[in-house]
């Protein structure tokens, strides 16, 4: 020092230009004597930071942090 994969809700993962979703986790309800379990309905994400393209970016382009892998 060069090449690659990633970075999206508390956690783990989808979304490859046109409204941000899904699992467990949390908080309510139902159900149970009560928990659990089921079932249902709700909170939560400035999509890694700044910039460009573009009507419109998580998406595509530049730089830039950070994580793993490989060569030197």
């Nucleotide at each position: 020092g060069g090449g690659g994969a990633g970075g999206u809700c508390g956690c783990c993962c989808a979304g490859u230009g046109g409204u941000a979703g899904g699992g467990c986790g949390c908080c309510g309800g139902a159900c149970u004597a009560a928990u659990c379990c089921u079932c249902u309905g709700g909170a939560g994400g400035u999509c890694g930071c700044g910039g460009g393209u573009u009507c419109g970016a998580c998406u595509c382009c530049c730089g830039c942090c950070c994580u793993c892998c490989c060569c030197a």
Transfer RNA from a Planctomycetota bacterium, 72 nucleotides, folded computationally.
Taxonomically the source falls in Planctomycetota (Bacteria, Pseudomonadati).
Rfam family: tRNA. Rfam classes the family as a transfer RNA.